[in-house]
RNA sequence: AGCAGAGUAGCUCAACGGUAGAGCAGUGGUCUCAUAAUCCAAAGGUAAGAGUUCAAUUCUCUUCUCCGCUA
Repeated sequence: AGCAGAGUAGCUCAACGGUAGAGCAGUGGUCUCAUAAUCCAAAGGUAAGAGUUCAAUUCUCUUCUCCGCUA
C1' cells in the first nucleotide's frame, strides 16, 4: 500500500428495513438466625459523521479502533 472481517448493556452474544433482547455481573426488594441459592423489580445501548427511506443496528459513503491475509 492492497484485500477481507469485526465494532450493540460492565462481560459474552442475538436482532427479515418496522417497539433493540437474552445469559452472566452489578443495584433494590423477597426468603433466612445469618450467608449463599431461589423468586420479583428497576437501571444500564447500537464506534463517529453524512446519505437513501414514511421508517436504519440493518442498505450506501467517509472517518476512527481492533484483528487477519498479501506485497